The part of an RNA shown here (large-subunit ribosomal RNA, domain IV) has 328 nucleotides and comes from Picea glauca. Model confidence (mean pLDDT): 87 of 100. RNAcentral holds the full RNA, with entries from SILVA.

Context: one part of a larger RNA
RNA sequence: AUCUCUCUAAGGAACUCAAAAAAAUAGCCCCAUAACUUCAGGAGAAGGGGUGCCUUCUCAGGAGGUCAUAGUGACUAGGCCUAGGUGACUGUUUACCAAAACCACAGGUCUCUGCAAAGUCAUAAGACCAUGUAUGGGGGCUGAUGCCUACCCCAUGCUGGAAUGUUAAGGAAGUUGGUGACCUGAUGAUGGGGAAGCCAACAACUAAAGCCCUGGUGAACGAAGAUUGUAACUAUAACAGUUCUAAGGUAGAGAAAUUCCUUGUCGGAUAAGUUCUGACAUGCAUGAAAGGCGUAAUGAUCUGGGCACUAUCUCAGAGAGAGACUCA
Numbered sequence: 001a002u003c004u005c006u007c008u009a010a011g012g013a014a015c016u017c018a019a020a021a022a023a024a025u026a027g028c029c030c031c032a033u034a035a036c037u038u039c040a041g042g043a044g045a046a047g048g049g050g051u052g053c054c055u056u057c058u059c060a061g062g063a064g065g066u067c068a069u070a071g072u073g074a075c076u077a078g079g080c081c082u083a084g085g086u087g088a089c090u091g092u093u094u095a096c097c098a099a100a101a102c103c104a105c106a107g108g109u110c111u112c113u114g115c116a117a118a119g120u121c122a123u124a125a126g127a128c129c130a131u132g133u134a135u136g137g138g139g140g141c142u143g144a145u146g147c148c149u150a151c152c153c154c155a156u157g158c159u160g161g162a163a164u165g166u167u168a169a170g171g172a173a174g175u176u177g178g179u180g181a182c183c184u185g186a187u188g189a190u191g192g193g194g195a196a197g198c199c200a201a202c203a204a205c206u207a208a209a210g211c212c213c214u215g216g217u218g219a220a221c222g223a224a225g226a227u228u229g230u231a232a233c234u235a236u237a238a239c240a241g242u243u244c245u246a247a248g249g250u251a252g253a254g255a256a257a258u259u260c261c262u263u264g265u266c267g268g269a270u271a272a273g274u275u276c277u278g279a280c281a282u283g284c285a286u287g288a289a290a291g292g293c294g295u296a297a298u299g300a301u302c303u304g305g306g307c308a309c310u311a312u313c314u315c316a317g318a319g320a321g322a323g324a325c326u327c328a
Base pairs, nucleotide, nucleotide: 002322003321004320005319006318007317008316010314011313014312027051028050029049030048031047036041038144052066053065054064055063056062057061067071079307080306081305082304083303084302085301086299087298091103107142108141109140110139111138112137113136119128120127121126146293147292148291152222156220157217158216159215160214161213165211166210170206171205174202175201176200177199178198179197182193183192184191225243226242227241228240229239252286264280265279266278267277268276
């Protein structure tokens, strides 16, 4: 010097990304206990008091006495309050750097599915679903509860319809060609003709879904403008005009886990606050089940403040032990 501990004057977070670490609190009994709330909670809220031993009595208790700095005398053994974000909650997860606001969840909703069900595995047989039957089963999204979930169907998807248009294989009247008994050719020719049947090519016509067409549908994929002027101070624009669109963002919340400019501006907290909190609205680029906004309870969650407490620090010091090291 390193590590593990013990103690420390005065101060008490000035340390630090951050009170991380340490300290403090602590058991049991009694008193007392707020906002808020889904009336169950919050709550061990917070905050106070008591606690040993001896004697005695009417013995779970009372009375009297008595010792200590200290009586849950060691060990064991909650720190607390407050404000906000976020996820309702208990649960789950990256075995070995992440436990969370991720995932799940009860609840909500859409959609498919009538049983030889839909869906899934398999070439198939077969199996799961299910020895279940729509209060069932599969899939998607959202995520307790509360208040709500507004506008757009042009495009894409899904779905209903169907007269016309387009449209395959297949079928097919017919046309053409080949073959062909046979006929013809004075003789001859690889000449000319040719019924039926068979074969081949083409083919009017017929022919489903789909596409086209036409409706619906957003808790389907998604979308939700621009610009000019205007009020008797100024500023602003309820209002008016133009243009485009399928329709031009409603309620709510908003410098936000979303705000670049930005440490926005104002109020609060501090002597001093890029964080925090309450507002404002000028939203680079919020917004309603990729849910919007609140919310009691809850969290080894994230962020701000305070009380208590402390060697985190001002600023170091002393001590115990372990290993290392030196010598034997």